Parts: sequence; structure tokens; C1' cells
RNA sequence: GGAGUUAUAGCUCAGUGGUAGAGUGUGUGCCUAGCAUGCACAAGGUCCUGGGUUCCAUCCCCAGUCCCUCUG
Repeated sequence: GGAGUUAUAGCUCAGUGGUAGAGUGUGUGCCUAGCAUGCACAAGGUCCUGGGUUCCAUCCCCAGUCCCUCUG
């Protein structure tokens, strides 16, 4: 230099155009003499950025940036 792939909660990851979830972590409550474990609840999202298509985009298209892989 070329090709491919990836970007979603603090972290690890799902999500088949109809407005986003799980595990873990954090906080609160219950439980305990007190911890741990367990249970319930809550908070936490500009779905990388900018355009386009569409009634509607995390999802489709284009460009850019970043991570990773292959190759010269």
C1' cells in the first nucleotide's frame, strides 16, 4: 500500500426496518448478631461520526475515524 472485519450501558456481549436487552458491576431495600451468599427494585444509552434511502434506520447505502486479522 491492498483486502476483510469491528464500533450498542462502567466492562463482556445480544438485538431479522417499527424507537434497545442480557450477564457482570454500581446503588437501595429484604435477609443476618455481623459478613458472605441469596432475593427484589432502581439508576446507568447522542446505538463511533457525518450524510443518504424510507412513513419509520442500531439494522440498508455512501464517506470518514478507530480496533483487530490476512496479504505484498